Predicted 3D model of a 101-nucleotide RNA (Guanidine-I riboswitch aptamer). The coordinates come from a structure-prediction model, not an experiment, and the mean pLDDT is 78.
[in-house]
RNA sequence: GUGCAGCGCAUCUAGGGUUCCGGUUUCGAAUACGAAACGCUGGUCCGAGAGAUGCAAGCUGGAGCAAUCCAGUGACACGGCGGGGCAAAAUCCCGGGAGAC
Numbered sequence: 001g002u003g004c005a006g007c008g009c010a011u012c013u014a015g016g017g018u019u020c021c022g023g024u025u026u027c028g029a030a031u032a033c034g035a036a037a038c039g040c041u042g043g044u045c046c047g048a049g050a051g052a053u054g055c056a057a058g059c060u061g062g063a064g065c066a067a068u069c070c071a072g073u074g075a076c077a078c079g080g081c082g083g084g085g086c087a088a089a090a091u092c093c094c095g096g097g098a099g100a101c
Base pairs, nucleotide, nucleotide: 008055009054010053011052012051015046016045020043021042022040023038024037025036026035027034028033058073059072060071061070062069063068076096078099082094083093084092
């Protein structure tokens, strides 16, 4: 210098919008019904590689004929434009990508 790996899963959070529920406003022969508009500090929902917690893989050491079990570790991490996207949006996905150091 180049290549590969740095995986994965669950529950949440920051954040995100508006399918559904709720709310508000307007309209309709209209209190309890219906329609439209509004994201509206709500519920559902989406949700982090570079956020949290847990599990697991992997790695190291030990025990065991073996299957397997026990202990440790499970780190670090600047970053667009653009595109995709369930109704839509996003710190979601492309993406630990391009690029930078």